[in-house]
Context: one part of a larger RNA
RNA sequence: CUGGGUUUAAAGGGUGCGUAGGCGGCUUAGUAAGUCAGGAGUGAAAGUUUGCGGCUCAACCGUAAAAUUGCUUUUGAUACUGCUAGGCUGGAAUUAGGAUGAGGUCAGCGGAAUGUGGCAUGUAGCGGUGAAAUGCAUAGAUAUGCCAUAGAACACCAAUUGCGAAGGCAGCUGGCUAGACCUGGAUUGACGCUGAGGCACGAAAGCGUGGGGAGCAAAAGGGAUUAGAUACCCCUGUAGUCCACGCCCUAAACGGUGCACACUAGGUCUUGGCGGAUUCGACCCCACCAGGGCCCAAGCUAACGCGUUAAGUGUGCCGCCUGAGGACUACGGCCGCAAGGCUAAAACUC
Repeated sequence: CUGGGUUUAAAGGGUGCGUAGGCGGCUUAGUAAGUCAGGAGUGAAAGUUUGCGGCUCAACCGUAAAAUUGCUUUUGAUACUGCUAGGCUGGAAUUAGGAUGAGGUCAGCGGAAUGUGGCAUGUAGCGGUGAAAUGCAUAGAUAUGCCAUAGAACACCAAUUGCGAAGGCAGCUGGCUAGACCUGGAUUGACGCUGAGGCACGAAAGCGUGGGGAGCAAAAGGGAUUAGAUACCCCUGUAGUCCACGCCCUAAACGGUGCACACUAGGUCUUGGCGGAUUCGACCCCACCAGGGCCCAAGCUAACGCGUUAAGUGUGCCGCCUGAGGACUACGGCCGCAAGGCUAAAACUC
């Protein structure tokens, strides 16, 4: 380079935005760079291939032709690609109206529960387990009532629900803010798709500084269990979990399925919107658009299965894979306060 793959066998980047690059709708004219055709020059010799010939044959040698798939130049062709100029509206976007949701962020508010403190009632147990014990309790616990206070999480609603690019997002109200969706005209006129580097976001744990600390709980201590028990069970309990700011940048970051577009039978449920219907709502009917599930035709698949939300049929672009171990390692580099992260071999063994 050609070729094969990437749900589960090795392999989709954690996610988005976007630079270069790659690719790119309909149409007219020009150009002729790519492309195609013809001509000319050149492409040394030897070698190779083919024909003929010479050594008795062959190797070897001679001779002629072909080949040398290339480059330069020239004359043409103009479908496609490119370039230049112009036009178009179907892609894309803007705009008006509508409707939607746990989307984000900041602030305020709320009740239940739990812990703690105070007061009151009240007396001998409470708690915990398979059974116990450690533990708490006559200095009055547990239980019950009232008051106060603190932090964290938001029961029911709740769903195969919804929203978000992913991570993720759930009490209520308000401010600010982002997105997709529906309807109809108008506007711009290819402004598009993808995206190496780059930039931003990125659960949990962890780190730094300062707060906070109810419950829970790595570590730690004790009680059990056991042959032992550095565990499972029980009683305590510190980091942490929470907040602000700054780092870390990894996950089975999973749909184990990159993004975008087009095409290809249906059935059923569901969310939002538009329309009809209705005094309004519920219910019901009709199709369409966007989204979320299930079942299946064709087709695909090694099978399991996927099946208009494709793993079907095609196109464009990016990432990645190439036997197992060594090795999500060493070394070097970059990043980080550190923990470590990213990039990433070889010997050797099978």